A computed fold for a 476-nucleotide part of an RNA from a metagenome, annotated as small-subunit ribosomal RNA, 3' major domain. Its mean pLDDT, the model's own confidence on a scale to 100, is 82. The full RNA is in RNAcentral, with records from SILVA.
[in-house]
Context: one part of a larger RNA
RNA sequence: UGACGGGGACCCGCACAAGCAGUGGAGCAUGUGGUUUAAUUCGAUGCAACGCGCAGAACCUUACCCAGGCUCGAAGUGUAGUGGACAACUCCUGAAAGGGAGCUUCUCGUAAGAGUCACUAUAUAGGUGCUGCAUGGCUGUCGUCAGCUCGUGCCGUGAGGUGUUUGGUUAAGUCCAGCAACGAGCGCAACCCUUAUCAUUAGUUGCCAGCAUGUAAUGAUGGGAACUCUAAUGAGACUGCCUAGGUUAACUAGGAGGAAGGUGAGGAUGACGUCAAGUCCGCAUGGCCUUUAUGUCUGGGGCUACACAUGUGCUACAAUGGUCGGUACAGAAGGCAGCAAAGCCGCGAGGUGGAGCAAAUCCGUAAAGCCGAUCCCAGUUCGGAUUAUAGUCUGCAACUCGACUAUAUGAAGUUGGAAUUGCUAGUAAUGACGUAUCAGCUACGACGUCGUGAAUACGUUCCCGGGUCUUGUACA
Numbered sequence: 001u002g003a004c005g006g007g008g009a010c011c012c013g014c015a016c017a018a019g020c021a022g023u024g025g026a027g028c029a030u031g032u033g034g035u036u037u038a039a040u041u042c043g044a045u046g047c048a049a050c051g052c053g054c055a056g057a058a059c060c061u062u063a064c065c066c067a068g069g070c071u072c073g074a075a076g077u078g079u080a081g082u083g084g085a086c087a088a089c090u091c092c093u094g095a096a097a098g099g100g101a102g103c104u105u106c107u108c109g110u111a112a113g114a115g116u117c118a119c120u121a122u123a124u125a126g127g128u129g130c131u132g133c134a135u136g137g138c139u140g141u142c143g144u145c146a147g148c149u150c151g152u153g154c155c156g157u158g159a160g161g162u163g164u165u166u167g168g169u170u171a172a173g174u175c176c177a178g179c180a181a182c183g184a185g186c187g188c189a190a191c192c193c194u195u196a197u198c199a200u201u202a203g204u205u206g207c208c209a210g211c212a213u214g215u216a217a218u219g220a221u222g223g224g225a226a227c228u229c230u231a232a233u234g235a236g237a238c239u240g241c242c243u244a245g246g247u248u249a250a251c252u253a254g255g256a257g258g259a260a261g262g263u264g265a266g267g268a269u270g271a272c273g274u275c276a277a278g279u280c281c282g283c284a285u286g287g288c289c290u291u292u293a294u295g296u297c298u299g300g301g302g303c304u305a306c307a308c309a310u311g312u313g314c315u316a317c318a319a320u321g322g323u324c325g326g327u328a329c330a331g332a333a334g335g336c337a338g339c340a341a342a343g344c345c346g347c348g349a350g351g352u353g354g355a356g357c358a359a360a361u362c363c364g365u366a367a368a369g370c371c372g373a374u375c376c377c378a379g380u381u382c383g384g385a386u387u388a389u390a391g392u393c394u395g396c397a398a399c400u401c402g403a404c405u406a407u408a409u410g411a412a413g414u415u416g417g418a419a420u421u422g423c424u425a426g427u428a429a430u431g432a433c434g435u436a437u438c439a440g441c442u443a444c445g446a447c448g449u450c451g452u453g454a455a456u457a458c459g460u461u462c463c464c465g466g467g468u469c470u471u472g473u474a475c476a
Base pairs, nucleotide, nucleotide: 001476002475003473004472005471007470008469009468010467011466012465013464015460016459019423020422021421022420023419026315027314028313029312030311031310032309033308034306035305042053043052064301065300066299067298068297069296070295077123078122079121080120081119082118083117084116089102090101091100092099093098106115107114108113126290127289129288130287131286135284136283137279138278139277140275142273147186148185149184150183151182152181153162154161155160166177167176168175192267193266194265195264197235198234199233200232201231202230203229207224208223211222212221213220238261241255242254243253244252245251317416321375322374323373324372325371326370327369334363335362338357339356343352344351345350382413387408388407389406390405391404392403393402429452430451431450432449433448434447435446
């Protein structure tokens, strides 16, 4: 100087407390361990692995296993040589890849030659093989915590100290005052984006107040530029004003005005460093290994196994509910190998059809809610697993191994031990919708969007994590 302490002081955080909803029990989905297997490819493993890499494993993907092939190779580059084709098409063999046969056969140039293709040889290629403890790059984590340092000066023999400590204050090493320090840098904050209010500009595909026209009805039409909205530019919030406290300070408490008040709300943004943290299977790359195989092509299988254990979720156990009928209101996204309306067929999944739309123009029923009816507390009109049959769709192909529909079936489950998680407001909880990936889908996942919309916080003694100062130490 650090690190550590079941030492001290101060402070902070959904850390506890106060609340709400869960997990842990059940069924299923999904990941992991284990076991099994020809293979169940590989990685991730306390927090910070386990709905993670995978924003989509039937083939492909695919890296694994079995079998059948190829060897300058599936693709690329250079050199030399040989040839005039190569490709396409037809036939045979084969599970396919591949192999064999047939047919056909270059271009430019007068020429030399050049181009192109194939074959042969060679230098090379190739490797998701190993090492993340050789690395780059990227990422996680402490932590959006308030810290981490430097120059000059001063102090100390020196390691170092000072500044950065102290008194206040703040979300903040934020600011103020003081001080052998005076300044500065990386962080904090601000600058950026979204959102909440208003103005200006612009009115189409969006809007419709006033004036007309028309309809069973609809901005449907003339028209309008007010309103909503769209999307660009501005304004607005700064402790600016008032009162009180405070050191005439920083600041704190309250108030006014205001759409918004003290960082308005949310996001992006992650200092010096820590964990030889993660990744050689995104990519790049040193070294090592491999080269008729650890490369490469193809068919099939596997990654989907199943005494079990466990993480994360979904659905429930019901009456604040289930079922049936009627009825209302979104936002954000996406669409041409696409989204697809009306009509017709089907109980339905869906089929047919093809108007319209490269879209503020066309496409798509929001659901919970509300109004009625019914069920009457039961393993039920709760719950829907499982199984059988018949179908639909995608796709060469749904057996291993897809999703969905109809009918029948109707399991566990009556609120869950010890323990444990999330959340402080448009939040939790709850309801539906959309998108990426994608032929289809295992999505109950991920990322977004809107609807309905709470309870509680006395407080900091305790648990956990962190910050500052101080103290002890046989630790470095």